[in-house]
This record gives sequence, C1' cells and structure tokens, in this order.
RNA sequence: GGGUGGGUAGCUCAGUUGGUUAGAGCAUCGCGUUGACAUCGCGAAGGUCGUAGGUUCGAGCCCUAUUCCACCCA
Repeated sequence: GGGUGGGUAGCUCAGUUGGUUAGAGCAUCGCGUUGACAUCGCGAAGGUCGUAGGUUCGAGCCCUAUUCCACCCA
C1' cells in the first nucleotide's frame, strides 16, 4: 500500500423483510428471601448504535467517505 471482518449499555455480544417504545447475559443499585452472607426471585438505572454525509415517508440495518481494532496478502 491492497483486501476481509468488526466498532450497538460499564464488560461480552444479539438485533429477522428498513417500520414507530433497540435487547440479552454478567456487573451496578433498590426491594423480597436469610440470624447474617451467598444463592434465588422481582424491579430499576444505564444507549449521540465509532464519526460525517447521502438514499428513503421512515436507517442500528442500504450507499459513500473517514477513523480505530483484528486478520490475510504484498
């Protein structure tokens, strides 16, 4: 330098044919349970969906550029 895959909650990751309020597990906080802790149950908080444009009535999803990470080729 070229190519491929990826960036979504604090961490690890889903996300269907583009459709109105974007999810799970773990972690955190509260309540219940216990003599107390752990476990378990219930609930809550937590998101500029890497960034900037474009297409569309409507974009996490499609298109372009760019940045970062991993791998492959040179």
The RNA shown here (transfer RNA) has 74 nucleotides and comes from an uncultured Anaerolineales bacterium. Its Rfam family is "tRNA". About the family: Transfer RNA (tRNA) molecules are approximately 80 nucleotides in length. By type it is a transfer RNA. The prediction has a mean pLDDT of 81.